[in-house]
RNA sequence: AGCUCAUAGAGAGUGCGCGAGAGACAAGCUCUGUGACCGCACAGCAACCUGCUGGCAGGAAUGACGUCUACCUGUUUAGUAAGGUGCUAAAGCUUGAACGAUGAGUU
Numbered sequence: 001a002g003c004u005c006a007u008a009g010a011g012a013g014u015g016c017g018c019g020a021g022a023g024a025c026a027a028g029c030u031c032u033g034u035g036a037c038c039g040c041a042c043a044g045c046a047a048c049c050u051g052c053u054g055g056c057a058g059g060a061a062u063g064a065c066g067u068c069u070a071c072c073u074g075u076u077u078a079g080u081a082a083g084g085u086g087c088u089a090a091a092g093c094u095u096g097a098a099c100g101a102u103g104a105g106u107u
Stems, first nucleotide, its partner, number of pairs: 001107007013042005021031003025096004043088003048084003051080004055075005092099001
């Protein structure tokens, strides 16, 4: 980079730096020298992946039966928030499209 799947009307900002555009694209609308966007630090939100705790299902020790604690496996079951991402103006800002974004998997 291509392909597949999932998600998006909820939620969460301060400081410092820079200095002019920014919100992907078109139109609209909005944000922005009262400093946006972006970068960094810290804080936070969320729960996609991993981990951890419990539930549930299955397995399993034995000569044999059984499966409570412990053990192994699974789980589209509940939680947690340690790790990997992501996100923290406005419904992906609105509408549109053969659109974009993020995560997981795969070539």
Predicted 3D model of a 107-nucleotide RNA (SAM riboswitch aptamer (S box leader)) from Ruminococcaceae bacterium FB2012. Its Rfam family is "SAM riboswitch aptamer (S box leader)". Its family is annotated with regulation of gene expression in the Gene Ontology. Taxonomically the source falls in Oscillospiraceae (Bacteria, Bacillota, Clostridia, Eubacteriales). The RNAcentral record of the sequence draws on Rfam.